[in-house]
Context: one part of a larger RNA
RNA sequence: CUCAGGAGAAGGAACUCGGCAAAUUGAUACCGUAACUUCGGGAGAAGGUAUGCCCCAAGUAGGUGAACUCGUACAGAGGGAGCCCAACGGGGUUGCAAAAAAUCGGUGGCUGCGACUGUUUAAUAAAAACACAGCACUCUGCAAACACGAAAGUGGACGUAUAGGGUGUGACGCCUGCCCGGUGCCGGAAGGUUAAUUGAUGGGGUGCAAGCUCUUGAUCGAAGCCCCGGUAAACGGCGGCCGUAACUAUAACGGUCCUAAGGUAGCGAAAUUCCUUGUCGGGUAAGUUCCGACCUGCAUGAAAAACGUAACGACUUCUUUACUGUCUCCGAUAUAAUCUUG
Numbered sequence: 001c002u003c004a005g006g007a008g009a010a011g012g013a014a015c016u017c018g019g020c021a022a023a024u025u026g027a028u029a030c031c032g033u034a035a036c037u038u039c040g041g042g043a044g045a046a047g048g049u050a051u052g053c054c055c056c057a058a059g060u061a062g063g064u065g066a067a068c069u070c071g072u073a074c075a076g077a078g079g080g081a082g083c084c085c086a087a088c089g090g091g092g093u094u095g096c097a098a099a100a101a102a103u104c105g106g107u108g109g110c111u112g113c114g115a116c117u118g119u120u121u122a123a124u125a126a127a128a129a130c131a132c133a134g135c136a137c138u139c140u141g142c143a144a145a146c147a148c149g150a151a152a153g154u155g156g157a158c159g160u161a162u163a164g165g166g167u168g169u170g171a172c173g174c175c176u177g178c179c180c181g182g183u184g185c186c187g188g189a190a191g192g193u194u195a196a197u198u199g200a201u202g203g204g205g206u207g208c209a210a211g212c213u214c215u216u217g218a219u220c221g222a223a224g225c226c227c228c229g230g231u232a233a234a235c236g237g238c239g240g241c242c243g244u245a246a247c248u249a250u251a252a253c254g255g256u257c258c259u260a261a262g263g264u265a266g267c268g269a270a271a272u273u274c275c276u277u278g279u280c281g282g283g284u285a286a287g288u289u290c291c292g293a294c295c296u297g298c299a300u301g302a303a304a305a306a307c308g309u310a311a312c313g314a315c316u317u318c319u320u321u322a323c324u325g326u327c328u329c330c331g332a333u334a335u336a337a338u339c340u341u342g
Base pairs, nucleotide, nucleotide: 005333008330010328011327014326019323027051028050029049030048031047036041038171052093053092054091055090056089062084063083064082068078069077070076094098106321108319109318112315113313114312118130119129134169135168136167137166138165139164140163146155147154148153172308173307177238178237179236182235183234184231185230186229187228188227191226192225193224202215203214204213205212206211239257240256241255242254243253266300267297278294279293280292281291282290
């Protein structure tokens, strides 16, 4: 030096991507306990006090309950022997230390995301991903839809629309705006187009002819497509330019072009903000992070859901306090193993 330990002056996160690791805390009883809240929680919140042994209390309180007695006689009532045995409170006493070892939560505050318990990349990812209860749309009338299978058949289901399948969203609260022009789906059937089919007419070959045969293709002719409507918790989409108020600035207002319709409520430098360390406020002596605002949203936005949210989280950001060899800054030390020597 390596592995795994135990201590450390003064300081106490200055370490570092980051308190990673370590330390602190830790048991029981009692006191006490905030915001917020879905009234269940939050909560062991936080923060305190006590703790060994001996004596008194006290063989007391309490527990158990024999003999025996009564009795409506396997009930019940009385009865108290014997046995077990505290606490409050008071006094004393040992030690550095009494929950003396071991076992045994560090805590608080502000955000983000996901409601929650759960699931996952066996062997680099446990998460904000998946699932979830709830919500919505849609299909399905039973020989169901759908799935597996050349088929028979089977699952669905020995179920029957309060059922079953598919898709999206994801507790709860509050909400979910406008657009059906495109794509899809559903409905419609007048017209147009349209296959095989039907086969009017004309023509060719052959033949004496009847005919046989080749060809032409008027006409008949379904779904589909065109067409006409509906539908966005279907796929999706949700503008530009110019001017204007008695300081300036801004523009409630006006004009104009385009569109199927021009982004509503909310939220907003955000897990989304390029410019950007935006600007202001807070916290620090000093803060590209953090929290609160502003809105100039490069490129937010309403079930690929929007915005909130108690509880929960080996999640994520920032921070307080306690604590410490993480560090200033290292030094000393024990054990094991290895090696060497005896």
RNAcentral holds the full RNA, with entries from SILVA.
This is a predicted structure of a 342-nucleotide part of an RNA (large-subunit ribosomal RNA, domain IV) from Dinobryon sp. LO226KS.
Its Rfam family is "Bacterial large subunit ribosomal RNA".
NCBI's taxonomy places the organism under Eukaryota, Stramenopiles, Ochrophyta, Dinobryaceae, Dinobryon.
Its mean pLDDT, the model's own confidence on a scale to 100, is 85.